[in-house]
Context: one part of a larger RNA
RNA sequence: UGACGGGGGCCCGCACAAGCGGUGGAGCAUGUGGUUUAAUUCGAUGCAACGCGAAGAACCUUACCAUCCCUUGACAUCCAGAGAAGAGACUAGAGAUAGACUUGUGCCUUCGGGAACUCUGUGACAGGUGCUGCAUGGCUGUCGUCAGCUCGUGUUGUGAAAUGUUGGGUUAAGUCCCGCAACGAGCGCAACCCCUAUCCUUAUUUGCCAGCGAGUUAUGUCGGGAACUCUAAGGAGACUGCCGGUGAUAAACCGGAGGAAGGUGGGGACGACGUCAAGUCAUCAUGGCCCUUACGGGAUGGGCUACACACGUGCUACAAUGGCAAGUACAGAGGGCUGCAAUACCGCGAGGUUGAGCGAAUCCCACAAAGCUUGUCGUAGUCCGGAUUGGAGUCUGCAACUCGACUCCAUGAAGUCGGAAUCGCUAGUAAUCGUAGAUCAGAAUGCUACGGUGAAUACGUUCCCGGGCCUUGUACA
Repeated sequence: UGACGGGGGCCCGCACAAGCGGUGGAGCAUGUGGUUUAAUUCGAUGCAACGCGAAGAACCUUACCAUCCCUUGACAUCCAGAGAAGAGACUAGAGAUAGACUUGUGCCUUCGGGAACUCUGUGACAGGUGCUGCAUGGCUGUCGUCAGCUCGUGUUGUGAAAUGUUGGGUUAAGUCCCGCAACGAGCGCAACCCCUAUCCUUAUUUGCCAGCGAGUUAUGUCGGGAACUCUAAGGAGACUGCCGGUGAUAAACCGGAGGAAGGUGGGGACGACGUCAAGUCAUCAUGGCCCUUACGGGAUGGGCUACACACGUGCUACAAUGGCAAGUACAGAGGGCUGCAAUACCGCGAGGUUGAGCGAAUCCCACAAAGCUUGUCGUAGUCCGGAUUGGAGUCUGCAACUCGACUCCAUGAAGUCGGAAUCGCUAGUAAUCGUAGAUCAGAAUGCUACGGUGAAUACGUUCCCGGGCCUUGUACA
């Protein structure tokens, strides 16, 4: 100087407390451990691994296993020889592949040949998702959006170092003010950026009967309009600016006015010096080591989907603030040409046939659902719950046996609110309700985004956890 203390002081955080809803019990989904297996590819392992890499394993993916094959190789550069390249169909085989056949002759040319491509041969080489993240780059997590981390000069100390950065106030903040052997500065904080909340201007392809006219059973449907809404560009607006009080006359704090918004208005992006030899050699790159008729390459089938069990994360429930039936209302944000698909018809349905319109503020996906109005059920393992199983189908795809999703009929399991323990959340939040997208042929209860309805509680900082500053002890570095 740090680190540590079941030392002290001050302060903060959904850290506790006050509340609301969960997990832990059930069934299923998914990940992991373990076990099994020819293989169940590999990585991630307290917080910070476990719906994680994977924004999507039937083949492919795929790295694993079994079997069958290749050896200058699936891919790159160089050399020699031959042939344009290419196209079609046949035989054997699980296929990779092998054999045999037909067709085809192009471009440039100094007529020697050349360019592109294919085949054969030779070796230099290719190739490796093989090892080492404790050799590395890059990227990322975490402490933590915590308020800290440093430097120059000066001064003090023999020196390590100190001072500044401590002190008095204040703040979300090393934020600002005052003081001070310090004076300044840098990286962080804040602001500058984006979205959102109010208004104005401009624009008028959506929206509007707002005002006029026409038409319809009805609809901005038509003429017309640019007022409103929206859209998207530019501006205005919030700065403790104003008033009062407290304070050291400061910084600031408390209250008020005006205002759509008030003291960082709400949200996002943004992550200092560093810590964890944290994670990643399987995104990529790369040193070293290793393999080279195999640890490389191709193919078929299987596996990654196994199942006495244990754990994590979720979904659905156990019901009446509910289930079912009928009627009826209101979003936002997205996506669409190898696409989204209206309408009509067929089917109980998944869906099928047809194919208008739309490269989309114009058409489509697309009926939002909780809600509201009626009816029914009457506390029951039920008109709750839907697992499991039998049968019949639909769709995608070369192909749904291992191993897809969905539909219909039948079946109707556990489950009556969950022990010890434990998690999230402070406002348009929790809870609850649907919608869309990426990936994607098909395959979400996951992920990401969007809106609808919309709470309760916070006395307080004694205690638990984590963190910041000052100080103290130490046989620790």